[in-house]
RNA sequence: GAAAAAGGCAAACUCUCCCGAAAGGGAAGGACGCAAAACCACCGGCCUAAAGCCUUCGGGUUAAGGUAGCGAGGUUACCGAA
Numbered sequence: 001g002a003a004a005a006a007g008g009c010a011a012a013c014u015c016u017c018c019c020g021a022a023a024g025g026g027a028a029g030g031a032c033g034c035a036a037a038a039c040c041a042c043c044g045g046c047c048u049a050a051a052g053c054c055u056u057c058g059g060g061u062u063a064a065g066g067u068a069g070c071g072a073g074g075u076u077a078c079c080g081a082a
Base pairs, nucleotide, nucleotide: 001079008034009033013029014028016027017026018025019024032069038075039074040073043071044070045067046066047065052061053060054059
C1' cells in the first nucleotide's frame, strides 16, 4: 500500500563539545523531506588528499579515508483494512 490509524527517521541551519589531516562523522536543538532516509562502500558517481610518489618547491597525483539523504544492487524489518 486505504488522501486511514499507530509508531519511526531527520536536510539546511544553530550553540557547544567530541573524533578526524581533511572530507566527513557522533552528541543536543531543529524539520526540508523520507515507505526502507534501517544495515552493507562489492559496482558507477561525487567529496577529501594525511601517508606515499613526482616537483621548477608554487604545486601535481593518488583512497587504504568518506558519502547508504547520488544512482544501481544485496540483506533485514514495523503497522495494516478491503